[in-house]
About this RNA:
Predicted 3D model of a 115-nucleotide RNA (SAM riboswitch aptamer (S box leader)) from Fictibacillus nanhaiensis. It matches the Rfam family "SAM riboswitch aptamer (S box leader)". Rfam's curators write: The SAM riboswitch is found upstream of a number of genes which code for proteins involved in methionine or cysteine biosynthesis in Gram-positive bacteria. The sequence was found by an Rfam model in a public genome assembly.

RNA sequence: UCCUUAUCAAGAGAGGUAGAGGGAGCGGCCCUAUGAAACCUCAGCAACCAGCAGCUACUAGCUGAAAAGGUGCUAAUUCCUGCAAGUUCAAUUCUUGAACUUGUAAAGAUAAGAA
Numbered sequence: 001u002c003c004u005u006a007u008c009a010a011g012a013g014a015g016g017u018a019g020a021g022g023g024a025g026c027g028g029c030c031c032u033a034u035g036a037a038a039c040c041u042c043a044g045c046a047a048c049c050a051g052c053a054g055c056u057a058c059u060a061g062c063u064g065a066a067a068a069g070g071u072g073c074u075a076a077u078u079c080c081u082g083c084a085a086g087u088u089c090a091a092u093u094c095u096u097g098a099a100c101u102u103g104u105a106a107a108g109a110u111a112a113g114a115a
């Protein structure tokens, strides 16, 4: 870098250095000199992997506890976005727009595995 599988409505921030950007991308909307990105320290959240216990039954699956191991995360649903269906409202007319609900795709993020 690419591929496969799973998850994405919950949860969890202070200090220091630094000094203007950041929220992936388009548009929107938002955060930011009451201090952005980045880095460091400490703290926290969660429970993907590993490890532990039990069960089924296989080399795997399910459940549970724990959080000292490997990651991840700590503004806003992945901040919203495409498509389809439905409901309501408005205009106009048999289409357009707005709000909401449901389903689903693409993209992205994270984990584990493969190349």
Base pairs, nucleotide, nucleotide: 001115003113004112005111006110007109008108013042014041015040016039017038021031022030023029027080028079043074044073045072048070049069052064053063054062055061056060078107082104083103084102085101086100087099088098089097090096091095